[in-house]
RNA sequence: UGCCUAAUCCCGCCGGGCACGCCUGGACGGGAGCGGGGGAACCAAUGGGGCCGGCACGGCCCCAGGGGCGAAUCGGACCAGCGGGUCCGUAGCGCUGCUCUUUCAGCGCGAGCCCGACAGCUAACCCCGUCGGCUCGAGAAAGAGA
Numbered sequence: 001u002g003c004c005u006a007a008u009c010c011c012g013c014c015g016g017g018c019a020c021g022c023c024u025g026g027a028c029g030g031g032a033g034c035g036g037g038g039g040a041a042c043c044a045a046u047g048g049g050g051c052c053g054g055c056a057c058g059g060c061c062c063c064a065g066g067g068g069c070g071a072a073u074c075g076g077a078c079c080a081g082c083g084g085g086u087c088c089g090u091a092g093c094g095c096u097g098c099u100c101u102u103u104c105a106g107c108g109c110g111a112g113c114c115c116g117a118c119a120g121c122u123a124a125c126c127c128c129g130u131c132g133g134c135u136c137g138a139g140a141a142a143g144a145g146a
C1' cells in the first nucleotide's frame, strides 16, 4: 500500500501521552453493521443391504451413529497397516491495484476445528461470533460507473 476472513465502525468508562484540538491502550461496558446456530405451521423425510412369505404388505438377520462452522469435497496411486503419511487429480474457493459484471491469461488454496446421542425446512422468538493470518508484489479486453 494492498490481500484472505463475518471479523468493521461508533459511543461510554478507566489508564497513558500532549499538539490541550486530539492520539493511543483495554481479561471493560453498550450500540450499529456484518456473520453463524437453535426454533412452528405447511412441505419434506422415515438409513443401507440380504433373506423369507399368502408378495396389499409384513416378518427376520446383518451393517452403519448423527450434526455444525468453513471454499476446503470426492477419486486414484504408493507407503504404512489403528489413527495416518506422500503424490497426482478434482467439486468448490481466492488474487492479479479506482469499483462492478463478463471473457481470456497467469498464480495460489482445496485446511482445520467444534457439538456430544442430539438439532430437516422454519414466521414469531431465543442464543452466539466480530478472531486470526499475510504482502513489496501491482496481466489484458469489452461494457457500465466513479
Stems, first nucleotide, its partner, number of pairs: 002134003008032005013026005033130006043120001047063007065118001066115004074089006092109005098145007
c-di-AMP riboswitch aptamer (ydaO/yuaA leader) from a soil metagenome, 146 nucleotides, folded computationally. The RNAcentral record of the sequence draws on MGnify. Its mean pLDDT, the model's own confidence on a scale to 100, is 79.